[in-house]
RNA sequence: GCGGGAUAGCUCAGCUGGUUAGAGUGCAUGAUUCAUAAUCAUGAGGUCGCCGGUUCAAUCCCGGCUCCCG
Numbered sequence: 001g002c003g004g005g006a007u008a009g010c011u012c013a014g015c016u017g018g019u020u021a022g023a024g025u026g027c028a029u030g031a032u033u034c035a036u037a038a039u040c041a042u043g044a045g046g047u048c049g050c051c052g053g054u055u056c057a058a059u060c061c062c063g064g065c066u067c068c069c070g
Base pairs, nucleotide, nucleotide: 002070003069004068005067006066009025010024011023012022018056027043028042029041030040031039049065050064051063052062053061
């Protein structure tokens, strides 16, 4: 210097920018059980890496920076 990536504790989605950001797993509570596991239900948990710009509106587009992988 080039390419890819950074979204929940962890692993990851998010279609050409659109009005409440999701899944699995983990966690908490409840049901079930003599009890545990398993199973089922409910719930909490996110400054979408940081700073700026464009736009009526940005996780998504543009610029810079940081970090990770090749």

The RNA shown here (transfer RNA) has 70 nucleotides and comes from a bovine gut metagenome. Rfam family: tRNA. Rfam describes the family as follows. Transfer RNA (tRNA) molecules are approximately 80 nucleotides in length. Rfam classes the family as a transfer RNA. The coordinates come from a structure-prediction model, not an experiment, and the mean pLDDT is 82.